SAM riboswitch aptamer (S box leader) from a Bacteroidota bacterium, 123 nucleotides, folded computationally.
Its Rfam family is "SAM riboswitch aptamer (S box leader)". Rfam links the family to the GO term regulation of gene expression.
The prediction has a mean pLDDT of 79.
[in-house]
RNA sequence: UACUUAUCAAGAAAGGCAGAGGGUAAUGGCCCGAUGAAGCCUUGACAACCUCCCACACUUAACUAAUACGUACCAGUGUGGAAAGGUGCCAAUUCCAUCUCGCUAAGGCGGGAGAGAUAAGUC
Repeated sequence: UACUUAUCAAGAAAGGCAGAGGGUAAUGGCCCGAUGAAGCCUUGACAACCUCCCACACUUAACUAAUACGUACCAGUGUGGAAAGGUGCCAAUUCCAUCUCGCUAAGGCGGGAGAGAUAAGUC
């Protein structure tokens, strides 16, 4: 970099450096920003994808005299719990729209696609 799968309506900020941009590349809108943007550093939080351990349930069924309506370790699945480690994240739904379909008198509402973000995996 590409591909696959899952999730994206919830959640969570202070300090220092810095100095004008930022919110997805674009377009339109709407916002944030000198009461200090991006970026970097520190600390703290949030979350629970990977992870860890624990509890319960189920699956499996060696074993036993039993071809079982019985049962253990390991393993797998589900639910709940934890947060040490690997990531992520801490304005607004991924800020909203763009393409498409449906509903609606209209305003608008809902579904899907595309794009993007994150995680895990594969080459």